[in-house]
RNA sequence: GGGCUCAUAGUUUAGUUGGAUAGAACGCAGGCUUGCGGAGCCUGAGGCCGGAGUUCAAAUCUCCGUGAGCCCA
Repeated sequence: GGGCUCAUAGUUUAGUUGGAUAGAACGCAGGCUUGCGGAGCCUGAGGCCGGAGUUCAAAUCUCCGUGAGCCCA
């Protein structure tokens, strides 16, 4: 320098056939329970890497950028 794959919550991830309120586990906060609790139950906060385009509608398609991994040189 060239090519391919990937980027969703603090962490690991589902969703890729364009239309569901973007869902789960762990973690975190509060409550219940308890003699106290880290166990159990209930509730809650928290996310689509950045920008642009296409579309009635984009996490999803296209382009540019950023970052990570792999391959070639």